[in-house]
Context: one part of a larger RNA
RNA sequence: CCCGACCGCUAUCGGGGUAGGGCUAAGCCAUGCGAGUCGCGCGCCCGGGGGCGCCCGGGAGCGGCGCACGGCUCAGUAACACGUGCCCAACCUACCCUCGGGAGGGGGACACCCCCGGGAAACUGGGGCCAAUCCCCCAUAGGGGAAGGGCGCUGGAAGGCCCCCUCCCCGAAAGGACGGCGGCCGAUCCGCCGCCGCCCGCCCGAGGAUGGGGGCACGGCCCAUCAGGUAGUUGGCGGGUUAAAGGCCCGCCAAGCCGAAGACGGGUAGGGGCGGUGAGAGCCGCGAGCCCCGAGAUCGGCACUGAGACAAGGGCCGAGGCCCUACGGGGUGCAGCAGGCGCGAAUACUCCGCAAUGCGGGCAACCGCGACGGGGCUACCCCGAGUGCCGGGCGAAGAGCCCGGCUUUUGCCCGGUCUAAAAAGCCGGGAGAAUAAGCGGGGGGCAAGUCUGGUGUCAGCCGCCGCGGUAAUACCAGCUCCGCGAGUGGUCGGG
Numbered sequence: 001c002c003c004g005a006c007c008g009c010u011a012u013c014g015g016g017g018u019a020g021g022g023c024u025a026a027g028c029c030a031u032g033c034g035a036g037u038c039g040c041g042c043g044c045c046c047g048g049g050g051g052c053g054c055c056c057g058g059g060a061g062c063g064g065c066g067c068a069c070g071g072c073u074c075a076g077u078a079a080c081a082c083g084u085g086c087c088c089a090a091c092c093u094a095c096c097c098u099c100g101g102g103a104g105g106g107g108g109a110c111a112c113c114c115c116c117g118g119g120a121a122a123c124u125g126g127g128g129c130c131a132a133u134c135c136c137c138c139a140u141a142g143g144g145g146a147a148g149g150g151c152g153c154u155g156g157a158a159g160g161c162c163c164c165c166u167c168c169c170c171g172a173a174a175g176g177a178c179g180g181c182g183g184c185c186g187a188u189c190c191g192c193c194g195c196c197g198c199c200c201g202c203c204c205g206a207g208g209a210u211g212g213g214g215g216c217a218c219g220g221c222c223c224a225u226c227a228g229g230u231a232g233u234u235g236g237c238g239g240g241u242u243a244a245a246g247g248c249c250c251g252c253c254a255a256g257c258c259g260a261a262g263a264c265g266g267g268u269a270g271g272g273g274c275g276g277u278g279a280g281a282g283c284c285g286c287g288a289g290c291c292c293c294g295a296g297a298u299c300g301g302c303a304c305u306g307a308g309a310c311a312a313g314g315g316c317c318g319a320g321g322c323c324c325u326a327c328g329g330g331g332u333g334c335a336g337c338a339g340g341c342g343c344g345a346a347u348a349c350u351c352c353g354c355a356a357u358g359c360g361g362g363c364a365a366c367c368g369c370g371a372c373g374g375g376g377c378u379a380c381c382c383c384g385a386g387u388g389c390c391g392g393g394c395g396a397a398g399a400g401c402c403c404g405g406c407u408u409u410u411g412c413c414c415g416g417u418c419u420a421a422a423a424a425g426c427c428g429g430g431a432g433a434a435u436a437a438g439c440g441g442g443g444g445g446c447a448a449g450u451c452u453g454g455u456g457u458c459a460g461c462c463g464c465c466g467c468g469g470u471a472a473u474a475c476c477a478g479c480u481c482c483g484c485g486a487g488u489g490g491u492c493g494g495g
Base pairs, nucleotide, nucleotide: 001495002494003493004492005491006490007489008488009487015383016382017381019378020377022343027341028340029339031338032337033336036065037064038063041062042061044059045058046057047056048055049054072296073295074294082219083218084217085216086215087214088213091212092211096208097207098206099205100204101203102202104138105137106136107135108134113128114127115126116125117124118123142170143169144168145167146166148164149163150162152161153160175200176199178197179196180195181194182193183192184191221267222266223265228258229257230256233255234254235253236252237251238250239249240248270293271292272291273290274285275284276283277282298319299318300317301316302315321332322331323330324329349375351374352373353372357371358369359368360367361366388406389405390404391403392402393401394400412430413429414428415427416426417425438484439483440482441481442480443465444464449479451478452477453476454475460467461466
């Protein structure tokens, strides 16, 4: 000198950008909101309108997709967690795209609803009916495996792929909206059935895209006052599990494996892009905002569903905290957005909106979204501007005060634009110098007083040297001067 944070005084005039890092208690939480959507999958119930075979709308339920994303945090983790590079001849991938095929037949259940019952509640038991893009069976297509043959393809390498034959195993599908025609129908509308077209879906196979899973090499903290560590330990054979290799798990067998190039142990810590400083090398930071990856969701464990989880606003169990209870039993988890308590030197509103961006659902219209967009608070940081200008008089002084004149940035008032709505901004107009300066310092280092008053080794100042015991350039004030200026000083940390 720069950077990060807090504190004092001051400002809170205004604009733009960024941040609010809860550094401490990954401590605890009242309340509201944060994940839904689809009637173009299905049955049922209800409301409004009517010219009545209807039209419009709503509700819980079954079903589908989503809820594994997005948002938060950094506890744990020294590890293939992360970074860079490579490998998978050991793997998966819903929705999306491309290509090739296909959808034949039959059956069943459970909610809603009705009946009966238990419970204080949370909720829950039994019986009965019914639909589907719900579930099941058969068929066909298809898929998988084994043995043999071909030795064709890719490749560094066939245990991979392809072809032929034999055998075994598994084994698909769903409809709906709209338009047209016909029938029930002798009555346009609705309903049911059939055919055609179109759209959205359904099933199988192949490929792609996207996202993931696994492995290896190298790289990045401290302590040797941690020197030996290891029993699923190291390897093999066989099996299980998994999408998949593997001591991941299990049975048997062998006795290995790691280590001063630091094993093992202890401490600390999410990693990277990056940021600060520095001419650079480096050092430091933290790994803060933002982006990528990982991990966690009161603590610990577990699986279910699913393409995907061992699942923050899903489930079960144990623990501890809180709440309700009729004492039998239940409910809950803000490290989401606000907000509260606590801790602390210290960090914001229980705001507005889905208009934009994006995500989920939907053919769409649209609906939802504390993601996000926007506003509010804060000198937290950065950038820019202002607090007036001219003349005359007083005055030693353009320091200050008085008189006259000028200008109008910002602020104030009015209108427009902008905006989802505002605010701000921008544009135009109006009044009016009006609405706006402090903080630290003046003994030396170190820029600026040997001025005045007070105090009297007291009270106090001080980074260091040192001032103060009666004339203090050093304390407390006044005046004045110096430095910086919407800031200026102090403290801690880093360079």
A computed fold for a 495-nucleotide part of an RNA from Pyrobaculum sp., annotated as small-subunit ribosomal RNA, 5' domain. The coordinates come from a structure-prediction model, not an experiment, and the mean pLDDT is 80. The RNAcentral record of the full RNA draws on ENA. It matches the Rfam family "Bacterial small subunit ribosomal RNA". Rfam links the family to the GO terms ribosome and structural constituent of ribosome.